[in-house]
Context: one part of a larger RNA
Parts: sequence; C1' cells; structure tokens
RNA sequence: CUGGGCGUAAAGCGCGCGUAGGCGGCAUAGGUAAGUCAGAUGUGAAAGCCCUCGGCUCAACCCGAAGGAAUAGCAUUUGAAACUGAUAAGCUAGAGUUCGGGAGAGGGUGGCAGAAUUCCAGGUGUAGGGAGUGAAAUCCGUAGAUAUCUGGAGGAACACCAGAGGCGAAGGCGGCCACCUGGACCGAAACUGACGCUGAGGUGCGAAAGCGUGGGUAGCAAACAGGAUUAGAUACCCUGGGUAGUCCACGCCGUAAACGAUGGAUGCUAGAUGCUGGGUGCUUAUGGGCAUUCGGUGUCGAAGCUAACGCCUUAAGCAUACCGCCUGGGGAGUACGGUCGCAAGGCUGAAACUC
Repeated sequence: CUGGGCGUAAAGCGCGCGUAGGCGGCAUAGGUAAGUCAGAUGUGAAAGCCCUCGGCUCAACCCGAAGGAAUAGCAUUUGAAACUGAUAAGCUAGAGUUCGGGAGAGGGUGGCAGAAUUCCAGGUGUAGGGAGUGAAAUCCGUAGAUAUCUGGAGGAACACCAGAGGCGAAGGCGGCCACCUGGACCGAAACUGACGCUGAGGUGCGAAAGCGUGGGUAGCAAACAGGAUUAGAUACCCUGGGUAGUCCACGCCGUAAACGAUGGAUGCUAGAUGCUGGGUGCUUAUGGGCAUUCGGUGUCGAAGCUAACGCCUUAAGCAUACCGCCUGGGGAGUACGGUCGCAAGGCUGAAACUC
C1' cells in the first nucleotide's frame, strides 16, 4: 500500500456556518453519446513469461540471423443506449416558503424588587462572646462586645417554585418587568419545483483560569500572614486577616474528562413503561380519563451486534454517500521549522535512542 478499524483497547475535529470537491429524488418520457459496453484497424521495440522446435553429451543457461501465442493501454473508426454525465421539457414523495397556533432558565439591552452577609450611625443592656478541632489555640470584648431594636451604605447572588423538567449547535442558560432578537414544534391547505446531503481549506462561536486598559469590590479567596500538627511541615486541619481574582465595559487568549469519552445526514428493523410540547377522536359532569398521531427527553428489553462490559427506533443493529481520525510502548504532544499571540502559550509536529 491492499486492508482493518475509531463508546471503554490507538483513533470522532469542542461546536456551528459554509467555499472547492465528492455524492444525489421520480411509481416521467425525449434527443445526445463524454463515461460505459460490443466490433474492426493500427500501435503495443527487443529480451523475458507461456506453447512448439533447434543447439551446448543432459540440465541450468540462452546461442537460434526458428516459429507461435498472449498483452493492459493508447489512437482511429463503426455500432448499442440500460446505467452515469451533460442537455431541453415535466413531476411532488426530499428540501423550502406562506398562514394559524401553543411551549421554553435560547440570546441581547434597560429598569425594578425582596431575603441574607458585611460595614456605618443610634437606642436597650452587661460580662463575657462566638467560632473551631482528634484535642486546642490564634480571634473579638469593660475604649462596652455577643444579643436585640431602628435607620443608612454598598456589592454580589437570586431560597421556595425546581422536576429523572425545559431551551440552545456546542460552550452554556434560572428573581420580576419591558423592549429588541434567533431557533425548534404542531395543524391545515396553498405555493416553489430537487432548490438536497456532506464539507478539504476558510470563517464565526467557544466553560474556567489567564492577559491588556479603565472602573468596582459585600462575601469568598490563590499568593502572603498567624495558630496548631510534626523530627521538620515552605502542606493536609483551624482562625482572624488578606492582594490578585471572582463583578462591569471594551479588547485579547482559544484551551478542558469542551464526555454520550459515541462526526453530522437519510432510509429500514419487536415491544413495555415514565416525563415533556402540540393535534385528533371517544368519554365525562369539569378535576379529568381512555384511544390514537407528530416532536422531544428517560428507563427496561427482542432480533441483531459486541472481546466482554454493554448497545438496542435517541443503536454500538441493517445499509448508503461525505468529512475527520488511528496504525506497538517510551522518547513526546517534546525538539526543530513555520504560523498565531502583548505574554502565558496555542496550532502544526518529528528523529536518534530504547523496550
């Protein structure tokens, strides 16, 4: 390489959008003839392989100025028209649009509310207080603490509802109100007429931490300080502190056990039972119940698959097209080079050597 693979053994890009490319519906017929198929002609050097002979005493060997056969491909030409392509004309089952609905922590901006912590001021009141641990201590308090009441300031997060619940492509999203805005779902007809799937490059989004400039800072809290523990204790435990940070605006970074460790799309293949959003029918005496259907989300399970574990209409089953990735362990996600970044570092990514 041919292959074989990618839930857990090596292997699915963190997730979208989309360029080139690859692939592409009909229960429609037409012409075309590039692919395709069939025939003919030319070419396909020699040697070699194969067949029939000849020559070295045989053979190997190859000498034969002996012969034959075979050969993908290429070119020219004649023909076929099922399939692919291109072409012109249609279709509606894929895809999309319109209309009518209801669901949702989907995103953005602005405003508002209450509980709690902390701090400040004042009142009542007096000697302890609370917290903590294996046990303690560090700490606060007669300069009036703790407790309790009133008022105020400020920042951050939104108890209950809350769910195995919902929404989003992923990251992720949770107080209330308004405005702006994306997507999905259901229902009925009408419309467009293959407009589709995937997607190398590319481009956008992307938790936390981190970085730049400016702001903010209640609580928490790396670093730092203290108390313990200990042989030591630059830790684990604790306290009272405490800076960065956590918060906001703008700009970077681009990573993660970014996980379902499972790429997205389409079709097909037993059931049972929850939750959730719609529709239809029957029922009822209004709460709902039953049946059925479309979408989502769980649990169990048949066939089948799997090394096993397990998966099983939300497949890891049966298939198709497309992309990404793997190819023994270590060295190593390192070095070097390139590229991106303010930096931290990211992306790309070896070899020697060794088992």
The part of an RNA shown here (small-subunit ribosomal RNA, central domain) has 355 nucleotides and comes from Desulfohalobiaceae bacterium HTR8. The prediction has a mean pLDDT of 83. It matches the Rfam family "Bacterial small subunit ribosomal RNA". Taxonomically the source falls in Desulfohalobiaceae (Bacteria, Thermodesulfobacteriota, Desulfovibrionia, Desulfovibrionales). The full RNA is in RNAcentral, with records from ENA, Greengenes and SILVA.